[in-house]
RNA sequence: GUGGCUCUGGAGAAGCCCGGUGACGGGUACCGAAGGUGCAAGGCGGCAUGGCCCGCUGAAUCUCUCAGGUAAAAGGACAGAGUAGG
Numbered sequence: 001g002u003g004g005c006u007c008u009g010g011a012g013a014a015g016c017c018c019g020g021u022g023a024c025g026g027g028u029a030c031c032g033a034a035g036g037u038g039c040a041a042g043g044c045g046g047c048a049u050g051g052c053c054c055g056c057u058g059a060a061u062c063u064c065u066c067a068g069g070u071a072a073a074a075g076g077a078c079a080g081a082g083u084a085g086g
Stems, first nucleotide, its partner, number of pairs: 002085001004083006014028001016027004029070003035066001036064001038062001042057005047051001
């Protein structure tokens, strides 16, 4: 340094509406920090060797909101500490 495990900290957004005894189903609005989608410069390649060209590649806490979420709990990117390995 890397992933695993343990502990600590850890944001946002309706405790909305309808149906239902409930489990749950449906609807509208909203959030981005599990996961996932998209791409700038750059790199590589292509050609009627031309171009503001085409293709591949290409990061994020950016972007989308598919998934997930919108009291608490849980989860939670990320950060700190510890731990056993290869």